Small-subunit ribosomal RNA, 5' domain from an uncultured bacterium, 502 nucleotides, folded computationally. It matches the Rfam family "Bacterial small subunit ribosomal RNA". The RNAcentral record of the full RNA draws on ENA and SILVA.
[in-house]
Context: one part of a larger RNA
RNA sequence: GAAUGAACGCUGGCGGCGUGCUUAACACAUGCAAGUCGAACGAUGAAGCCUUAGCUUGCUAAGGUGGAUUAGUGGCGCACGGGUGAGUAAUAUAUAGAUAAUGUGCCUCUUAGUCUGGGAUAGCCAUUGGAAACGAUGAUUAAUACUAGAUACUCCUUCUUACUCUAAUGUAAGUUGGGAAAGUUUUUUCGCUAAGAGAUCAGUCUAUAUCGCAUCAGUUAGUUGGUGGGGUAAUGGCCUACCAAGACAAUGACGCGUAGCGGGUUUGAGAGGAUGAUCCGCCACACUGGUACUGAGACACGGACCAGACUCCUACGGGAGGCAGCAGUGAGGAAUAUUGCACAAUGGGGGAAACCCUGAUGCAGCAACGCCGCGUGGAGGAUGACGCAUUUCGGUGUGUAAACUCCUUUUAUAUGUCAAGAAAAUGACGGUAGCAUAUGAAUAAGCACCGGCUAACUCCGUGCCAGCAGCCGCGGUAAUACGGAGGGUGCAAGCGUUAUUC
Numbered sequence: 001g002a003a004u005g006a007a008c009g010c011u012g013g014c015g016g017c018g019u020g021c022u023u024a025a026c027a028c029a030u031g032c033a034a035g036u037c038g039a040a041c042g043a044u045g046a047a048g049c050c051u052u053a054g055c056u057u058g059c060u061a062a063g064g065u066g067g068a069u070u071a072g073u074g075g076c077g078c079a080c081g082g083g084u085g086a087g088u089a090a091u092a093u094a095u096a097g098a099u100a101a102u103g104u105g106c107c108u109c110u111u112a113g114u115c116u117g118g119g120a121u122a123g124c125c126a127u128u129g130g131a132a133a134c135g136a137u138g139a140u141u142a143a144u145a146c147u148a149g150a151u152a153c154u155c156c157u158u159c160u161u162a163c164u165c166u167a168a169u170g171u172a173a174g175u176u177g178g179g180a181a182a183g184u185u186u187u188u189u190c191g192c193u194a195a196g197a198g199a200u201c202a203g204u205c206u207a208u209a210u211c212g213c214a215u216c217a218g219u220u221a222g223u224u225g226g227u228g229g230g231g232u233a234a235u236g237g238c239c240u241a242c243c244a245a246g247a248c249a250a251u252g253a254c255g256c257g258u259a260g261c262g263g264g265u266u267u268g269a270g271a272g273g274a275u276g277a278u279c280c281g282c283c284a285c286a287c288u289g290g291u292a293c294u295g296a297g298a299c300a301c302g303g304a305c306c307a308g309a310c311u312c313c314u315a316c317g318g319g320a321g322g323c324a325g326c327a328g329u330g331a332g333g334a335a336u337a338u339u340g341c342a343c344a345a346u347g348g349g350g351g352a353a354a355c356c357c358u359g360a361u362g363c364a365g366c367a368a369c370g371c372c373g374c375g376u377g378g379a380g381g382a383u384g385a386c387g388c389a390u391u392u393c394g395g396u397g398u399g400u401a402a403a404c405u406c407c408u409u410u411u412a413u414a415u416g417u418c419a420a421g422a423a424a425a426u427g428a429c430g431g432u433a434g435c436a437u438a439u440g441a442a443u444a445a446g447c448a449c450c451g452g453c454u455a456a457c458u459c460c461g462u463g464c465c466a467g468c469a470g471c472c473g474c475g476g477u478a479a480u481a482c483g484g485a486g487g488g489u490g491c492a493a494g495c496g497u498u499a500u501u502c
Base pairs, nucleotide, nucleotide: 001502002501003500004499006498007497008496009495010494013374014373015372016371017370018369019367020366021332026330027329028328030327031326032325035076036075037074040073041072048065049064050063051062052061053060054059055058083285084284085283093209094208095207096206097205098204099203102202103201107198108197109196110195111194112193113192114191115149116148117147118146125138126137127136128135129134155178156177159174160173161172162171163170183190211257212256213255218248219247220246223245224244225243226242227241228240229239230238260282261281262280263279264275265274266273267272287308288307289306290305291304310321311320312319313318338364340363341362342361346360347358348357349356350355377407378406379405380404387398388397389396390395412439413438414437415436416435417434421429446491447490448489449488450487451472452471453470457486458485459484460483461482467474468473
């Protein structure tokens, strides 16, 4: 000198765009953050409308139409989006590859099909247990729920042959056995099954790179390799039985400490150093530890089970919970915001759609926390006024500064008008931005420093005291260095100090 997610002191007019728990991955009251589909299904059948009857002529009853609605079965979603960085020094990340060792719901394209049956079950009803959470028994009912059969070259599987002879488990033909489907809508539709291809996303493997300590020198028995078997979508000690005795290591094994990684950020002429907030990509985690289920995908933040700690309810028998989602509370701390508005836009989930949900997101609120922009007036004005400071008492400085005259209205205030963002409709922001008119210099300047480094000097007070100080150093009676004043210098809605990095 530059920089910061900063804090503190003094001060503080406005706008735009950003940013805002770096500490306790500490504990959490309350509300919201993941639902949706009646065009899959059985129930239930509201408002409204029509007809009939009674009459108190606008009300009641019956029937029809209509389709609202809650719970339930079923489908899809809940593995995305959002948060945090505890763990992790390589099961991570980055770059370049491999997969002849793999999977892939929704989406796109192609081919073929969608036949015949069956038994249950939730709901509902009845009885009943419990304080509650939540159940138990019986009867009965539907489906795109479950399930049997038929058909299916290509699919899976057993075996055989041929080809490329490939490093390798590859490709083609035949053969044995096995395997599908669901319906719905007023029509068009939308669905379902099998196979192939694509796209997307993901799994696994290899090479290289990736902090400190050698006052960590030896480490390792599933350990290293082989064979058989199991397991996985898939290779593999991934697991298991047997066999062999290997494997790694000063090119740093093993151990300990620290740490999410990268794009980037910051500094620097560069090389390099430091760093990893916001934004983007990847990873890991979801009170702590473990486990699997469902599913195309999880070993699953707002799912399940077990154990533990903590908190809460209880009729003491037993139960409930997980903000590192958005707000918010307590605690910790030098320190970090609203228990706001809206789905109008962008995007996501469900739905044929209307639409519903969305603390993602879009906005608003708070904070000079940062960057950028604007303003706090302009021109004229010398009896160089008063005041203040100084003085060699003549004067000099503040100083065209003020007063005064003439202007202007950014900003401010008031009133009116009024967008774009939205494609037919639909605007939270918001009567916001902008525009017009009126008023009137009107509403708006501080902070640090002035011995040298370093731009800027005098007076008074103090007297090695009080104090200053980044370094050198000032202060013991004439202090440009302490405190005050006048003046000056620098930056400016900021200015200084502290902390950290280069």